[in-house]
Context: one part of a larger RNA
RNA sequence: AGCGAACGCUGGCGGCAUGCUUAACACAUGCAAGUCGCACGGGCAGCAAUGUCAGUGGCGGACGGGUGAGUAACGCGUAGGAACAUGUCCAGGGGUGGGGGAUAACGCUGGGAAACUGGCGCUAAUACCGCAUGGGAGCUGAGGCUCAAAGCCGCGAGGCGCCUUUGGAGUGGCCUGCGUUCGAUUAGCUUGUUGGUGGGGUAACGGCUUACCAAGGCGACGAUCGAUAGCUGGUCUGAGAGGACGACCAGCCACACUGGGACUGAGACACGGCCCAGACUCCUACGGGAGGCAGCAGUGGGGAAUAUUGGACAAUGGGCGCAAGCCUGAUCCAGCAAUGCCGCGUGGGUGAAGAAGGUCUUCGGAUUGUAAAGCCCUUUCGGCGGGGACGAUGAUGACGGUACCCGCAGAAGAAGCCCCGGCUAACUUCGUGCCAGCAGCCGCGGUAAUACGAAGGGGGCUAGCGUUGCUC
Numbered sequence: 001a002g003c004g005a006a007c008g009c010u011g012g013c014g015g016c017a018u019g020c021u022u023a024a025c026a027c028a029u030g031c032a033a034g035u036c037g038c039a040c041g042g043g044c045a046g047c048a049a050u051g052u053c054a055g056u057g058g059c060g061g062a063c064g065g066g067u068g069a070g071u072a073a074c075g076c077g078u079a080g081g082a083a084c085a086u087g088u089c090c091a092g093g094g095g096u097g098g099g100g101g102a103u104a105a106c107g108c109u110g111g112g113a114a115a116c117u118g119g120c121g122c123u124a125a126u127a128c129c130g131c132a133u134g135g136g137a138g139c140u141g142a143g144g145c146u147c148a149a150a151g152c153c154g155c156g157a158g159g160c161g162c163c164u165u166u167g168g169a170g171u172g173g174c175c176u177g178c179g180u181u182c183g184a185u186u187a188g189c190u191u192g193u194u195g196g197u198g199g200g201g202u203a204a205c206g207g208c209u210u211a212c213c214a215a216g217g218c219g220a221c222g223a224u225c226g227a228u229a230g231c232u233g234g235u236c237u238g239a240g241a242g243g244a245c246g247a248c249c250a251g252c253c254a255c256a257c258u259g260g261g262a263c264u265g266a267g268a269c270a271c272g273g274c275c276c277a278g279a280c281u282c283c284u285a286c287g288g289g290a291g292g293c294a295g296c297a298g299u300g301g302g303g304a305a306u307a308u309u310g311g312a313c314a315a316u317g318g319g320c321g322c323a324a325g326c327c328u329g330a331u332c333c334a335g336c337a338a339u340g341c342c343g344c345g346u347g348g349g350u351g352a353a354g355a356a357g358g359u360c361u362u363c364g365g366a367u368u369g370u371a372a373a374g375c376c377c378u379u380u381c382g383g384c385g386g387g388g389a390c391g392a393u394g395a396u397g398a399c400g401g402u403a404c405c406c407g408c409a410g411a412a413g414a415a416g417c418c419c420c421g422g423c424u425a426a427c428u429u430c431g432u433g434c435c436a437g438c439a440g441c442c443g444c445g446g447u448a449a450u451a452c453g454a455a456g457g458g459g460g461c462u463a464g465c466g467u468u469g470c471u472c
Base pairs, nucleotide, nucleotide: 001471002470003469005468006467007466008465009464012344013343014342015341016340017339018337019336020302025300026299027298029297030296031295034059035058036057039056040055042053043052044051045050066255067254068253075180076179077178078177079176080175081174084172085171086170089168090167091166092165093164094163095162096161097131099129100128106121107120108119109118110117111116136147137146138145139144151160152159153158181227182226183225188218189217190216193215194214195213196212197211198210199209200208230252231251232250233249234245235244236243237242257278258277259276260275261274280291281290282289283288308334310333311332312331316330317328318327319326320325347377348376349375350374357368358367359366360365381413383408384407385406386405387404391399416461417460418459419458420457421442422441423440427456428455429454430453431452437444438443
């Protein structure tokens, strides 16, 4: 000098920030991802227009939000590389012809305590499957072979789509050089191991995988093993070099009760998806089921210690939708906390009889001290009353009757904490008597203690002041 701090005493206001550092401990409750009726057939309400509801279907749930457990690694940082993918978006080329069979919903009927689930029957589509065509793409030495599509809205013009393909943008996967904590009281490690060939696999290179062949590969320039740890931009400190750290904000990574697995998909091996195993909790009619806050609040627990079960989608941004709009604990706000930084106030002027009181005293006085009172003023903040935004290019304001402006009253409601032996700024009296106590170091206290306790006085900082912890 600094801090995501805590503790003690004290505490007026505002702005801006920050707020589980510990148990990646367990979680009641609510909310946090939906949307589209201009893809489709139905149920319900209605005379109808239409509305509404679940289902099929589409897009989104791979973003956003959280956490730091694991990871010493191409994880991250930086500089490069070649063998790749890419929904939506942008630009360009071509196409959108003709058919088919199902299935939810629904109806009937079963099973089950429930979760849920079975049978029969009907039906639609931008759901599913053939056929045609091939600008083009893929495979191929050539010939040749293979591969598409979906409609909806509108009176119409047309609009929104669909299929294929080229390029782009952005994004992502992969590889490499270099850098990246401690320990040698860890010295040897390795068999898909190192390389090759064939097969397989991937979007893609590759022992990625498999068979065979060779016997390699790494290591004192520290392999292997153990310990610790998310990495970075940066932050703190320091004249710098350096040291320590990685909270908030931003980029990357990893994880989502623990372990494993794949499915779907442009993208996941998927926080609020699925399956299996395990631990735990809950329901049960004992047959069987349900769950996962390291999302936002909130609860218990742990702890020295860390907030509201708040408001709004008004703005910014995201998802869906032609749109109207819906959703959004992202976000924007408000609440709580002197946790930090910054600003402001707790009054100003005058006032000597140097009042009273207190303290000290050499008893003369000194000091508190212009301090108070008194007199003259002012009204910041706060209070009360009135007006009232910007943020919103037209409508729409949670914040908010907030900021701000005007008026009214009245010095009125607003100061403490630590220290005073030296270091170190600030001294006397009384009490105590190696006791009680103080203390960062030196050291004080055993009868005159500037060092303990109190008082008066003084010094320092100030809505804070001290103490403790940690870093330089």

Predicted 3D model of a 472-nucleotide part of an RNA (small-subunit ribosomal RNA, 5' domain) from an uncultured bacterium.
It matches the Rfam family "Bacterial small subunit ribosomal RNA". Its family is annotated with ribosome and structural constituent of ribosome in the Gene Ontology.